[in-house]
RNA sequence: GGAGCUGUAGCGAAGUUGGUUAUCGCACCUGCCUGUCACGCAGGGGAUCGCGGGUUCGAGUCCCGUCAGCUCCG
Numbered sequence: 001g002g003a004g005c006u007g008u009a010g011c012g013a014a015g016u017u018g019g020u021u022a023u024c025g026c027a028c029c030u031g032c033c034u035g036u037c038a039c040g041c042a043g044g045g046g047a048u049c050g051c052g053g054g055u056u057c058g059a060g061u062c063c064c065g066u067c068a069g070c071u072c073c074g
Stems, first nucleotide, its partner, number of pairs: 001073007010026004019057001028044005050066005
């Protein structure tokens, strides 16, 4: 230099053929329970999807550029 894959809450993942509240687990906060902690139960907050742009009535999803990580080729 070229090619491919990955990037979505603090962490790990899902997200179908583009479709209207972006879902789940752990973690976190509050309350209940308990002598305390843990477990369990009830409730709650947090990501506009790596970044920028484009297409579209509508983009996590499609297209372009770019950044980071990993793999392969030279």
Source information
The RNA shown here (transfer RNA) has 74 nucleotides and comes from Entomospira nematocerorum. RNAcentral holds the sequence, with entries from ENA and Rfam. The organism belongs to Entomospira, within Bacteria.